RNA sequence: CAGAGUAGAUAAGAUGCGUUAAGUGUUAGGGGAUGGGAUGUCGCCCUUAAACGAAAGACUAUGUCUGCGGUAUCUUAUUGCUUCCGCUG
Numbered sequence: 001c002a003g004a005g006u007a008g009a010u011a012a013g014a015u016g017c018g019u020u021a022a023g024u025g026u027u028a029g030g031g032g033a034u035g036g037g038a039u040g041u042c043g044c045c046c047u048u049a050a051a052c053g054a055a056a057g058a059c060u061a062u063g064u065c066u067g068c069g070g071u072a073u074c075u076u077a078u079u080g081c082u083u084c085c086g087c088u089g
Stems, first nucleotide, its partner, number of pairs: 001089003008079009017069003026050007036085003040081001056066004
């Protein structure tokens, strides 16, 4: 001098959950994790409270299919830490 790597984000696929509304999203409080070490967040997660709030349809019918949900998990691809040290060349 150059480079790799976090938490996550986006897309696709698979398997679920909901459609009798949970989940997602918003606001406020509390807590936690976050490149190998330290540090920290306007990003992430958990939790409490509040307000808001949805797309159903078909059929061989108590369950199957097609949808829908800023839905959950996993896989793959792309992308991806502030400062100091470390690591690779």

Background:
THF (Tetrahydrofolate) riboswitch aptamer from uncultured Sedimentibacter sp., 89 nucleotides, folded computationally. The coordinates come from a structure-prediction model, not an experiment, and the mean pLDDT is 84. The source organism's lineage runs through Bacteria, Bacillati, Bacillota, Tissierellia and Sedimentibacter. RNAcentral holds the sequence, with entries from MGnify.